[in-house]
């Protein structure tokens, strides 16, 4: 470096519930754990979703999702290979 133990110490937190924010997708906080070795960060490519526009199209604009896939950057621990 690759890799990822029935390792150690820890970390994150799906669905659902409550409150607040948002037209909405969704976000934040608390509870709660299905899972996760990048489930840490970044909307760069694809994708999905929402709102608007529209010449109604394989269209355009503005957003959301990093726990959909890829990519970039960064990172704890250290058995075996």
């Nucleotide at each position: 470096c690759u890799c990822g133990a029935c390792a150690a110490g820890g970390g994150c937190g799906a669905a659902c519930c409550u409150g607040c924010c948002g037209c909405g997708a969704g976000g934040c906080a608390g509870g709660g754990a299905c899972g996760c070795a990048a489930a840490g960060u970044c909307a760069c490519g694809g994708g999905u979703c929402a709102g608007g526009c529209c010449u109604c199209g394989a269209g355009c604009c503005u957003g959301a999702c990093a726990g959909c896939c890829g990519g970039a950057c960064u990172a704890c621990c250290g058995a075996a290979g």